[in-house]
Context: one part of a larger RNA
RNA sequence: UCCGGCGAGUUAUUUAUAGUGGCAAGGUUAAUUCCUAAGAAGGAAGAAGCCGAAGGGAAACCAAGUCUUAAUAGGGCGAAUGUAGUCACUGUGAAUAGACCCGAAACCGGGUGACCUACCCAUGGUCAGGAUGAAGUUACCGUAAAAGGUAAUGGAGGUCCGAACCCACGUAUGUUGAAAAAUGCGGGGAUGAACUGUGGGUAGCGGUGAAAUUCCAAUCGAACCCGGAGAUAGCUGGUUCUCCUCGAAAUAGCUUUAGGGCUAGCGUUGCAUAAAAGUCUAGUGGAGGUAAAGCACUGAAUUGCCUAGGGGGCCAAUAAGCCUACCGACGCAUAUCAAACUCUAAAUGCCAUAUAGAUGUUUUGCAGCAGUCAGGUGGUGGAUGAUAAGAUCCAUCUCCGAAAGGGAAAGAGCCCAGACCGCCAGUUAAGGUCCCAAAGUUCAUGUUAAGUGGAAAAGGAUGUGAGAUUUCACAGACAACUAGGAUGUUGGCUUAGAAGCAGCCAUACAUUUAAAGAGUGCGUAAUAGCUCACUAGUCGAGAGAUCUUGCGCCGAAAAUGUCCGGGGCUAAAACAUGAUACCGAAACUGUGGACUCCUAAGGGAGUGGUAGAGGAGCGUUCCAUUUUUGCUGAAGCAGUACCGUAAGGAGCUGUGGAGAGUAUGGAAGUGAGAAUGCCGGA
Numbered sequence: 001u002c003c004g005g006c007g008a009g010u011u012a013u014u015u016a017u018a019g020u021g022g023c024a025a026g027g028u029u030a031a032u033u034c035c036u037a038a039g040a041a042g043g044a045a046g047a048a049g050c051c052g053a054a055g056g057g058a059a060a061c062c063a064a065g066u067c068u069u070a071a072u073a074g075g076g077c078g079a080a081u082g083u084a085g086u087c088a089c090u091g092u093g094a095a096u097a098g099a100c101c102c103g104a105a106a107c108c109g110g111g112u113g114a115c116c117u118a119c120c121c122a123u124g125g126u127c128a129g130g131a132u133g134a135a136g137u138u139a140c141c142g143u144a145a146a147a148g149g150u151a152a153u154g155g156a157g158g159u160c161c162g163a164a165c166c167c168a169c170g171u172a173u174g175u176u177g178a179a180a181a182a183u184g185c186g187g188g189g190a191u192g193a194a195c196u197g198u199g200g201g202u203a204g205c206g207g208u209g210a211a212a213u214u215c216c217a218a219u220c221g222a223a224c225c226c227g228g229a230g231a232u233a234g235c236u237g238g239u240u241c242u243c244c245u246c247g248a249a250a251u252a253g254c255u256u257u258a259g260g261g262c263u264a265g266c267g268u269u270g271c272a273u274a275a276a277a278g279u280c281u282a283g284u285g286g287a288g289g290u291a292a293a294g295c296a297c298u299g300a301a302u303u304g305c306c307u308a309g310g311g312g313g314c315c316a317a318u319a320a321g322c323c324u325a326c327c328g329a330c331g332c333a334u335a336u337c338a339a340a341c342u343c344u345a346a347a348u349g350c351c352a353u354a355u356a357g358a359u360g361u362u363u364u365g366c367a368g369c370a371g372u373c374a375g376g377u378g379g380u381g382g383a384u385g386a387u388a389a390g391a392u393c394c395a396u397c398u399c400c401g402a403a404a405g406g407g408a409a410a411g412a413g414c415c416c417a418g419a420c421c422g423c424c425a426g427u428u429a430a431g432g433u434c435c436c437a438a439a440g441u442u443c444a445u446g447u448u449a450a451g452u453g454g455a456a457a458a459g460g461a462u463g464u465g466a467g468a469u470u471u472c473a474c475a476g477a478c479a480a481c482u483a484g485g486a487u488g489u490u491g492g493c494u495u496a497g498a499a500g501c502a503g504c505c506a507u508a509c510a511u512u513u514a515a516a517g518a519g520u521g522c523g524u525a526a527u528a529g530c531u532c533a534c535u536a537g538u539c540g541a542g543a544g545a546u547c548u549u550g551c552g553c554c555g556a557a558a559a560u561g562u563c564c565g566g567g568g569c570u571a572a573a574a575c576a577u578g579a580u581a582c583c584g585a586a587a588c589u590g591u592g593g594a595c596u597c598c599u600a601a602g603g604g605a606g607u608g609g610u611a612g613a614g615g616a617g618c619g620u621u622c623c624a625u626u627u628u629u630g631c632u633g634a635a636g637c638a639g640u641a642c643c644g645u646a647a648g649g650a651g652c653u654g655u656g657g658a659g660a661g662u663a664u665g666g667a668a669g670u671g672a673g674a675a676u677g678c679c680g681g682a
Base pairs, nucleotide, nucleotide: 001682002681003680004679005678006677011097012096013095014094015093016092017091018090019089020088021087022086023085026051027050028049032045033044034043035042036041055062056061065077066076067075068074100238101237103235107228108227109226110225111224112223118202119201120200121199122198123197124196125195126194127192129161130160131159132157136153137152138151139150140149141148165189166188167187169186170185171184172183173182204220206216207215213222241617242616243615244614245613246612251264252263253262254261255260265372266371267369268368269367270366271365272364277362278359279358280357281356282355283353284352285351286350292344293342294341298338299337300336303333304332305331309327310326311324312323313322314321375400376399378397379396380395381394382393383392384391405416406415407414420593421592422591423590425589426588427587431583432582433581434567435566436565440580442579443578444577445576446575447574453569459554460553463551464550465549466548467547468546469545470544471543472542480538481537482536483535484534486511487510488509491505492504493503517532521530522529594607595606596605597604598603618671620668621667622666623665624664625663627661628660629659636655637654638653639652640651642649643648
């Protein structure tokens, strides 16, 4: 990993409700006893008790009434109009029990452990060899005597080196190991607080501890074994045949509540409700202060004018007065902003409606049973955030959830469209029609040259198409070339100088002119020089400026492999505007069939589905009755082209070798793919 077997809503009591059955103003027996039977059941007796037929009151008590009260009032609960219960069985819930199954870590009780290990007690054992050389002692020297010195002797030490022995510091190997802690090479201690044998002691709410929560039999923040015990588990996992009908929720309130629950909301089943019910559309009538807009209020905020007040200056300085490129209320004009501003003010939505239409029980009530309380994307209006987030929080509408099919290369939530089943039939939707790949290399008119299309901003640019306005122009424009571009004058001032060209003043000075600035730029120390404006000639037809707009260009650097799915595409196979044909889905239609509901019986409407509610069935084992079948071959096993909408059911053949089935009921240890399920096998 696979195969086979086993493996999870049960049973009892009470209770609620629905159905079925018995009896019925009544219903019913319990324990127990008796009879029969003895494969375990049946019958009879047994009113004790229980429910119902009457309620009201705290109760005494009264009673179709009663309680409250002073009350005969009023009111509450009843009676009556309109009496149905009760006992079983079955289904579905609830309660109490282990209560669908498996699963803790733990808690408590009683025991078993110190053959491992910790410490202690008793009694034994072990430590090659080598080194060092304390005290003491002896001799000699020395001293008044000592002290002291030298040489020997001596053999101390948690002394040194190093085997056994003990340990475990480094590293490598090993890591489904040779080994549930080792091995190799090195390392530390090795006469000591050393190591070790045997026997004994301390026990779990405990012991022991040179102390690490360390050890107490591969187990230790509280050992192990058995029991309480099926502890509890708002948690995780699992929960076994089929078809049919309907079909949710991820919200509100409360919750030591937030991944749990209760009630409501939303689902389902039954019964009742039949109308002026409900829902939708149009009409009509309402409430309202959001979007927008506005500045009339409340605030914010711009500029100017005006002028109280303040600051500063002058002054003959108390005052008064004058000035002010300072600040500035109010007012006027001007241009703005607001969720907590509004003189205004929508669209939607909401409420109502005996106006009309559509639909037709969808409404509402009672009763049984639920599930749901982690929601998600997208569009729109907002809040928080950074007008960030596949972010968080509301509102509203979808879809997914619980929805398959087609499109978007690929994709829960986008676009189209809601799958009862069959069909080698047709029409379309979104989206497409050169090839991959079904269908136009379709038609018409333009645009784009960037492979833009087939990613991006501020900003930039004689890209190119369309439109508008305007200036100049055959009395010759724009560009280019040739020529001129002068005089008063070096304008005045300033300055060392200032001559068109440092700076200041004037510059709408003048003259000659075809034209020429008291000068556009370069240049000089200042002049000079070059040039421009301006003018003439040559040339000969358009030239310049601004605005709006379509499509392009630059801006453009990232990590597996290039931003069309790919090939490839340029009067497109790109973009824009039109036209027309075709393709394209489980949509729609056609045709055949099945089922559900309604029906006026002609027919009509419908059948995606998780949690969940309801309905109908299939199959397994056993029991009762019934029959059928079997050695001329039962069950089981294997094969097989048959039948049924499904669970499933036959037939035949082989194998097998003794039981098996039909029909109608009944009872359940009644259906396996999942539980890191259990057992066995491969």
This is a predicted structure of a 682-nucleotide part of an RNA (large-subunit ribosomal RNA, domain II) from a biogas fermenter metagenome. The RNAcentral record of the full RNA draws on SILVA. Its Rfam family is "Bacterial large subunit ribosomal RNA". Rfam links the family to the GO terms ribosome and structural constituent of ribosome. Its mean pLDDT, the model's own confidence on a scale to 100, is 85.